[in-house]
């Protein structure tokens, strides 16, 4: 120095243009003598940063940062 993939909840990952979801993990509550388990219901994200395009951008589209992968 060149291809390409990834960054969204405490983790592990859906989601690819109209105000974000799930498993896990927390927390209340039920249930148990208790504890797990199991049913309920909650909290917890402005989606990697910054710009451009749209009436509207986590999603298109530059440009940097970090991870990964393969080429020189």
């Nucleotide at each position: 120095g060149g291809g390409c993939g990834g960054a969204u909840a405490a983790c592990u990952c859906a989601g690819g243009g109209g105000u974000a979801g799930a498993g896990u993990g927390c927390c209340a509550c039920g249930c148990c003598g208790a504890c797990a388990u199991c049913g309920u219901g909650g909290a917890a994200g402005c989606c990697g940063a910054u710009g451009g395009u749209u009436c509207a951008a986590u999603u298109c589209c530059g440009u940097c940062u970090c991870c990964g992968c393969c080429c020189a």